[in-house]
RNA sequence: GCCCAAGUAGCUCAGCCUGGAUAGAGCGUCUCCCUCCUAAGGAGAAAGUCGAAGGUUCAAAUCCUUCCUUGGGCG
Numbered sequence: 001g002c003c004c005a006a007g008u009a010g011c012u013c014a015g016c017c018u019g020g021a022u023a024g025a026g027c028g029u030c031u032c033c034c035u036c037c038u039a040a041g042g043a044g045a046a047a048g049u050c051g052a053a054g055g056u057u058c059a060a061a062u063c064c065u066u067c068c069u070u071g072g073g074c075g
Base pairs, nucleotide, nucleotide: 001074002073003072004071005070006069007068010027011026012025013024020058029045030044031043032042033041051067052066053065054064055063
C1' cells in the first nucleotide's frame, strides 16, 4: 500500500441482508420488599449523539460516500 471483519447502555451482544411502531436482551449499577445480617428471590429505576461527518429518502442503527479506531490476511 491492497483486501476482509468489527464498532449499538458500564461489560458481552441482538437488531443491519429486506429502511418505518418509543432502539432491545443478559450481566452489572441504584432504590424498595423479603431476611437478625448477607446471599438468593421479588418489584421498580437509571444508563444510548447506534464510531464521526456528509448524502439519498416523507422517514436511516439499517442504503451510499469519505474518514477514524481495533483485529486479521496479502504484498

The prediction has a mean pLDDT of 82. Transfer RNA from Candidatus Pacearchaeota archaeon ex4484_71, 75 nucleotides, folded computationally. Rfam family: tRNA. Gene Ontology term of the family: triplet codon-amino acid adaptor activity. Rfam classes the family as a transfer RNA. RNAcentral holds the sequence, with entries from ENA and MGnify. The organism belongs to Candidatus Pacearchaeota, within Archaea.